[in-house]
Context: one part of a larger RNA
RNA sequence: CGCUGGCGGUCUGCUUAACACAUGCAAGUCGAACGGAAUCCUUCGGGAUUUAGUGGCGGACGGGUGAGUAACACGUGAGAAUCUGCCUUCUGGAUGGGGACAACAGCGGGAAACUGCUGCUAAUACCCAAUAUGCCCUAAUCGGUGAAAGAUUUAUCGCCAGAAAAUGAGCUCGCGGCCGAUUAGUUAGUUGGUGGGGUAAAAGCCUACCAAGACGGCGAUCGGUAGCUGGUCUGAGAGGAUGAGCAGCCACACUGGGACUGAGACACGGCCCAGACUCCUACGGGAGGCAGCAGUGGGGAAUUUUCCGCAAUGGGCGCAAGCCUGACGGAGCAAGACCGCGUGGGGGAGGAAGGCUUUUGGGUUGUAAACCCCUUUUCUCAAGGAAGAACACAAUGACGGUACUUGAGGAAUCAGCCUCGGCUAACUCCGUGCCAGCAGCCGCGGUAAUACGGAGGAGGCAAGCGUUAUCC
Numbered sequence: 001c002g003c004u005g006g007c008g009g010u011c012u013g014c015u016u017a018a019c020a021c022a023u024g025c026a027a028g029u030c031g032a033a034c035g036g037a038a039u040c041c042u043u044c045g046g047g048a049u050u051u052a053g054u055g056g057c058g059g060a061c062g063g064g065u066g067a068g069u070a071a072c073a074c075g076u077g078a079g080a081a082u083c084u085g086c087c088u089u090c091u092g093g094a095u096g097g098g099g100a101c102a103a104c105a106g107c108g109g110g111a112a113a114c115u116g117c118u119g120c121u122a123a124u125a126c127c128c129a130a131u132a133u134g135c136c137c138u139a140a141u142c143g144g145u146g147a148a149a150g151a152u153u154u155a156u157c158g159c160c161a162g163a164a165a166a167u168g169a170g171c172u173c174g175c176g177g178c179c180g181a182u183u184a185g186u187u188a189g190u191u192g193g194u195g196g197g198g199u200a201a202a203a204g205c206c207u208a209c210c211a212a213g214a215c216g217g218c219g220a221u222c223g224g225u226a227g228c229u230g231g232u233c234u235g236a237g238a239g240g241a242u243g244a245g246c247a248g249c250c251a252c253a254c255u256g257g258g259a260c261u262g263a264g265a266c267a268c269g270g271c272c273c274a275g276a277c278u279c280c281u282a283c284g285g286g287a288g289g290c291a292g293c294a295g296u297g298g299g300g301a302a303u304u305u306u307c308c309g310c311a312a313u314g315g316g317c318g319c320a321a322g323c324c325u326g327a328c329g330g331a332g333c334a335a336g337a338c339c340g341c342g343u344g345g346g347g348g349a350g351g352a353a354g355g356c357u358u359u360u361g362g363g364u365u366g367u368a369a370a371c372c373c374c375u376u377u378u379c380u381c382a383a384g385g386a387a388g389a390a391c392a393c394a395a396u397g398a399c400g401g402u403a404c405u406u407g408a409g410g411a412a413u414c415a416g417c418c419u420c421g422g423c424u425a426a427c428u429c430c431g432u433g434c435c436a437g438c439a440g441c442c443g444c445g446g447u448a449a450u451a452c453g454g455a456g457g458a459g460g461c462a463a464g465c466g467u468u469a470u471c472c
Base pairs, nucleotide, nucleotide: 001466002465003464006341007340008339009338010337011336012334013333014299019297020296021295023294024293025292028057029056030055033054034053036051037050038049039048040047041046064252065251066250074176075175076174077173078172079171082169083168088164089163090162091161092160093159095129096128097127098126104119105118106117107116108115109114134145135144136143150157151156178224179223180222185215186214187213190212191211192210193209194208195207196206197205227249228248229247230246231242232241233240234239254275255274256273257272258271277288278287279286280285305331307330308329309328313327314325315324316323317322344374345373346372347371354365355364356363357362379409380408381407382406383405384404388399416461417460418459419458420457421442422441423440427456428455429454430453431452437444438443
């Protein structure tokens, strides 16, 4: 792709344009850090709720994709010169001060995005001083540097310094895994040293000077292709092919570059610059990034719902209650894959009728049907109805009135596809007449075609069958 199509379970589902994306959602949370504002109640003392802003933690996880990369990227085994928020253990500490900036108020600018000036104010925000087990320096007790924060329902939760452990991460090296010699020479920060700089950390990592080295037929360099692995497919194995799903690592986030913040990023849903594209505009200027989940256009032989729920597991924040979570749990669609079940069972010969065939006697379809007895897996209807829920108790189920159980009904609702010359299981008749056609190979067809087309029969597989493409 063609013909056909009953059910269930478990999985899988853009291999092409890393093409462009309408719309919605996918990362928030904390009022037990802080000052306000609004609403409500008030015994006028105050209280409750909500939250724009300051502040803290998290947006470096989780999720996607495979473009780039032949590289210490990956796999495996070693190593030393490192950092590590939250969690755990231990040892100590938290003294005294200060000035701001948002919010807010007033006045403005702008079409908008947004933004300016003046004034007020709080803090677990910021700063100064003190102190020091730490760190630096020194031969040295010397010297230098250098910390803290409170909140509350009074149970606690936090804060600072240091040590340890755990976890995570960075770095170096040995070995291993593609093709091409119709690529044979390559290299100037290049190879090494010294001084300096730099990093959490070794190092030409960077810089100045000095030396002239370094790699290469055991394939350097160059070109092509490609994410790597556990695995997967195949095979008796050796091997060959492959890297979809799941799991580990890496890389990327419109294209290119850059840093900021931070324990951690040079950061998919953060910032800045440049570029292409799209959109808004009052033409001055602005906004955006689905390789998150759905979904749209396009490309293509080809790949799904703009679904439900946070009930479970896990994650973020919070003392908690809880909030958020397209992770996840589920449902939907697709015979896309695998597995299982069913479309009835037993009896039934005048071997009925009909079909096909025939040497006209018969043969075959064929116990097949009818008919009799039985069953109810499935199906329809009705009744009941979970586990998954664990958190002191209580409450809490998206799936779902699902699975399952029981009852009633009636063989009732369910079979196709390919092949039949040999390889290769399965044969006759009619039509056609080198025509129409078949075909994986050999080859069939020119008037008796088991090879074309139809029919009857047979063989194979079966909710699939056959073809095509690809791997072994």